[in-house]
RNA sequence: AGAGUCGCCCGGAUCACCGCGUUGUAGUAAUACACCGAGGAAAGUCCGGACUCCACAGAGCAAGGUGGUGGCUAACAGCCACUCGGAGCAAUCCGCAGGACAGUGCCACAGAAAAUGACCGCCUCAUUUCGGUGAGGUAAGGGUGAAACGGCGGUGUAAGAGACCACCGCAUCUGCAGUGAUGUAGAUGGCAAGGUAAACCCCACUUGGAGCAAGACCAGAAAGGCGAUGGGCUGCUCGCUCAAUUCGCCAGGUAGGUUGCUUGAAUCUGCAAGCAAUUGCAGAUCUAGAUGGAUGGUGAUCUUCUCGCAAGAGAAACAGGAUCCGGCUUAUAGGGCGACUCUUCUU
Numbered sequence: 001a002g003a004g005u006c007g008c009c010c011g012g013a014u015c016a017c018c019g020c021g022u023u024g025u026a027g028u029a030a031u032a033c034a035c036c037g038a039g040g041a042a043a044g045u046c047c048g049g050a051c052u053c054c055a056c057a058g059a060g061c062a063a064g065g066u067g068g069u070g071g072c073u074a075a076c077a078g079c080c081a082c083u084c085g086g087a088g089c090a091a092u093c094c095g096c097a098g099g100a101c102a103g104u105g106c107c108a109c110a111g112a113a114a115a116u117g118a119c120c121g122c123c124u125c126a127u128u129u130c131g132g133u134g135a136g137g138u139a140a141g142g143g144u145g146a147a148a149c150g151g152c153g154g155u156g157u158a159a160g161a162g163a164c165c166a167c168c169g170c171a172u173c174u175g176c177a178g179u180g181a182u183g184u185a186g187a188u189g190g191c192a193a194g195g196u197a198a199a200c201c202c203c204a205c206u207u208g209g210a211g212c213a214a215g216a217c218c219a220g221a222a223a224g225g226c227g228a229u230g231g232g233c234u235g236c237u238c239g240c241u242c243a244a245u246u247c248g249c250c251a252g253g254u255a256g257g258u259u260g261c262u263u264g265a266a267u268c269u270g271c272a273a274g275c276a277a278u279u280g281c282a283g284a285u286c287u288a289g290a291u292g293g294a295u296g297g298u299g300a301u302c303u304u305c306u307c308g309c310a311a312g313a314g315a316a317a318c319a320g321g322a323u324c325c326g327g328c329u330u331a332u333a334g335g336g337c338g339a340c341u342c343u344u345c346u347u
Stems, first nucleotide, its partner, number of pairs: 001343010012302007020037002023034004039318001043329002046327005051211004058238004063207005068082005083097001084095004098202002103200002105196003119142002121138007150168002153165003169191001170189008215259004224250005230242003266285008304315004
């Protein structure tokens, strides 16, 4: 200097005037003053919870979710670390990563054959019109295919073949290291069991349901009729429990307000422990709470970017709450910071 990999941050600021919303103070009121007033994703509604109700509340089956090991967390399909496998020179990235010897299913086409077989070929014998034909042996070579009945190098053979040998692989056992997944070393055995579970399934762990339009309170309203041993808890069974002011269907009437509603598994700073995620201790701070649903306009200065010698001119992405929180995923003009890997050059 170039090419890459991973992580983090900003994404406008200040002042003035007018305008909007909550809260507080003053005022009979109009109003005045003061503080505060959308995000890194507020989006998606994908996952997990807090909270409320069913409800005093259980067991089993079904159904669902997760799937290497260990930790963090309120919890999770999240996060951190590690192991194994794959890609990459590497930094790093990806993995629906338990079980095929419990069972069932599938592997199209091609190919001789897809769990046991001979198309081409090789060897031996016989025969021949010299083109071939027949019998036997073979699965090392070639072809087909995603995949062909362990791989490679030798011995051996008529030609071959784990038939035999060494190494690798596989199975079993033992030692060492590790919390563990696993790694490593050795011994024995020629050892044959194909693949597929993001197919059904088995195994291990785990799961009540509904949702702030949950729920609570005040106000208001009126017209009933029919049916039932029924109602309650995702589905089913058992059990338990409630009840005529019950439940279901049809019809009529009323529907305004208060609360839930923002002090939190909260944020920031420092110290300590831990590889880390994170935890503990101490201190500081209070940051929307609307509901016909609130933050916009103008001007000046500054910041960033583009053009320009300069003066100056122009531009700035994705996008806005509605019970709250922890994650994941997606969108994003432009700019900045840090660490690491490889290549080349110079000293």